[in-house]
Context: one part of a larger RNA
Order: sequence, then structure tokens, then C1' cells
RNA sequence: UUGGGCGUAAAGGGCGCGUAGGCGGUAAAUCAAGCUUGGUGUAAAAUAUUUCGGCUCAACCGGAAGAAUGCGCUGAGAACUGAUUAGCUAAGAGUUUAAGAGGGGGAGAUAGAAUUCCAGGUGUAGGGGUGAAAUCUGUAGAUAUCUGGAAGAAUACCGGAGGCGAAGGCGAUCUCCUGGCAAUAAACUGACGCUGAUGCGCGAAAGCGUGGGUAGCAAACAGGAUUAGAUACCCUGGUAGUCCACGCUGUAAACGAUGUGCACUAAGUGUUGGUGUUUAGGCACCAGUGCUGAAGCUAAGGUGAUAAGUGCACCGCCUGGGGAGUAUGCCCGCAAGGGUGAAACUC
Repeated sequence: UUGGGCGUAAAGGGCGCGUAGGCGGUAAAUCAAGCUUGGUGUAAAAUAUUUCGGCUCAACCGGAAGAAUGCGCUGAGAACUGAUUAGCUAAGAGUUUAAGAGGGGGAGAUAGAAUUCCAGGUGUAGGGGUGAAAUCUGUAGAUAUCUGGAAGAAUACCGGAGGCGAAGGCGAUCUCCUGGCAAUAAACUGACGCUGAUGCGCGAAAGCGUGGGUAGCAAACAGGAUUAGAUACCCUGGUAGUCCACGCUGUAAACGAUGUGCACUAAGUGUUGGUGUUUAGGCACCAGUGCUGAAGCUAAGGUGAUAAGUGCACCGCCUGGGGAGUAUGCCCGCAAGGGUGAAACUC
């Protein structure tokens, strides 16, 4: 529980595809379901309302009227919604062709720095680490330096308030396969659209299963310090893990804490892609992405054409704090756990 809300107070689903449903461009004809209107039947009485009357008044009782805006039957109308028919298109949506940008995705191949390790040369007493130290490492020759080799992971500069992707996310180079996107021009289809309960798919990190791989880093763990203590912060080590393949998990401050789509509403200034132009150190337009800001909105901070403004369509969600995202049931999962999700009690 509504004529209210959801960026920060409770509240936008992590993201998409899409079923049912809801909503839907333009013009004509027909129908008449919704809609408007006429007639008629019914909507018992009592009660209630208005009014008149009867008991001395009132309660009470009686009469009359209206109303009950409903439903059924039967006519009429055709603007709007709907249905059917055949149409329309610089208009919403889409297709094709021509030129375009991009770390979008997948597979394969390759490269150069760095790191660690191994072998060898030079070389000698330290190295490392810290606030200071120590653990650690080194005369069995370390650190440093040079040569050769091996391995795994990540790709400096470019790099940007920049690009792409629905989101998660994506950054060395090349090849192949592949998804999406914007502008312009021409042709075509002809409302094919928007949203989307259930459903299906994707979904960082950590975690799990099987098999590989393991350079660096590093939960756990060990040691050294610090300290009153130090199960920490600092240091020396170090295993899972981080990497690959396949499968699972399905959650995040999954954030713009802002659902998706469409339309409208001052300006100024950057930037990415494209187009046009009467050649410009330019201008204009479209699509993105930033900053400032008018009106408006807002509790304010702020927001402000990328709206949190003004409207429409559809979905999701909220309803005091704690108890509690707990218990229980059900569903999913190998498990960890996830989804759905209370109440008593208490303030």
C1' cells in the first nucleotide's frame, strides 16, 4: 500500500538474446468487440437518503419520491482503440553495394627487452637487506662483469580526459577464421518495431575437478626483526595459486552505486571516426567520448542534449533499525557455497 519512490537516504536485475504478455508509424474502406447514445426488462421487501404524516416530543411506526450511475435484451453512431482487406514511405526498422576506424572474439606462428637458473672466462671479499639490524648468501670463490645456453610469464616506448565490446573485459608483431559499429550516396523491403515475466546464454578475481606447466610473484607455513605481547605491519625463504587445455562454480563497491527504447528542451570548449565544402592554421553536419554551464530539477552536494529536465512505452525493485541475507522448505553445485527467503523477539 500511495495521486509515493529507486545516483548518494530503503530501492535498477552483473549483462545480453528472446517466448508469452503489454505498448505501437501513415492514409482509406468495411465491421461494430471496446466506446458514445436511445428504448426496454430487471436490480424483492426491510434498511439508508429526501420529504410528508401518526403516537404530547423523540426513539419508534406509516406513506411517497429519488437513487442504486449495475446487468440482460434490442436499436443507432463511427471520431478514437480494436478486427479484416488491399495500400503508403526523405519519415520507425531492416537489406544490398561502394569507400572506413578499432587492445571486439577465436586459433596458429614469431620477436625483443627483463628475470631466474645452468656452464665457462675475468676477478676478490664481501654481497644482500633495513629506520637500524638479523635470519640468508659467499674463500667449496659469491656479488660485479663478459660469453654461451635453458625456461616460464608478461608485452616498455607509442599510450591519450584516446579506441573497441552488451556487460565481465580487451594492449608486442604477423597470418587465418569471425561478431559488431558510424557517417555518406544510390537502390530495395514495407511497420517487419519497442519492451520483455518464465526461459536460454555470457559473466572479473578467488575457489573446485582431471591432466600438464612453474621463471617471477606469492595466501598458508618457517625463520629473523619490531613490540609489553606481535599468531601483524618490515626482512630472508617458501607451498598452493597465478600460466595452459577441458569441465564446474555464478558471485563482486559486477559502479555512472544512475534499467532499456523513443521524442523534445540555451550556449561554450576539447577530442575520436566519417562526410560535405565555395581551399581554409577554416567552416558545417552526423555518430561517439570528455569538460564548463542556461533554464529546469534536487534535501543538498550536484545534475544539466551521454539529464538526475519535460513526456511516453515496457520490465525490475523499495516500504523503519536490529534479528538476517539468518532459519526453514525447495532448486542448483563435486565441494566451497549460490538462488529463493521468513518469524518470534527487541528498539
Description
Small-subunit ribosomal RNA, central domain from an uncultured bacterium, 347 nucleotides, folded computationally. The RNAcentral record of the full RNA draws on ENA. Its mean pLDDT, the model's own confidence on a scale to 100, is 87. It matches the Rfam family "Bacterial small subunit ribosomal RNA".